The RNA shown here (THF (Tetrahydrofolate) riboswitch aptamer) has 109 nucleotides. It matches the Rfam family "THF (Tetrahydrofolate) riboswitch aptamer". Its family is annotated with tetrahydrofolate metabolic process in the Gene Ontology. The prediction has a mean pLDDT of 80.

[in-house]
RNA sequence: AGAAGAGUAAAAGCACAGGCGUCAAGUGCCGACGGGACGGGGAGUUGCUUGUCGGACGAAGGAAGGCGGAGAUCCGCUGACUGCGGUCUGUGCUUUGCAUCCCGCUUCG
Numbered sequence: 001a002g003a004a005g006a007g008u009a010a011a012a013g014c015a016c017a018g019g020c021g022u023c024a025a026g027u028g029c030c031g032a033c034g035g036g037a038c039g040g041g042g043a044g045u046u047g048c049u050u051g052u053c054g055g056a057c058g059a060a061g062g063a064a065g066g067c068g069g070a071g072a073u074c075c076g077c078u079g080a081c082u083g084c085g086g087u088c089u090g091u092g093c094u095u096u097g098c099a100u101c102c103c104g105c106u107u108c109g
Stems, first nucleotide, its partner, number of pairs: 002108004010096010020085003029055008040103004061082002065078005
């Protein structure tokens, strides 16, 4: 020379905890414009992610008790608790994991 291999950010699933919404924000989908990240170093996409704006679609509440109003058995506010949401954040576990290129690292030889 050559061959083989390791490691990250992060992502997904599940569990737990705490929030948010349920007066519909969020999530998911499409478009425009801008930003960011992508093994130790460099480059980096048509991939990933994110902000703003626009568009289409679209969901589930219930309730002991308390307060107020009405005066026939109803209305408003609040609400322990309990549901719901392709909801958010954190922690733990598991799985996946440099698009790709160059260099480096480890092992073999």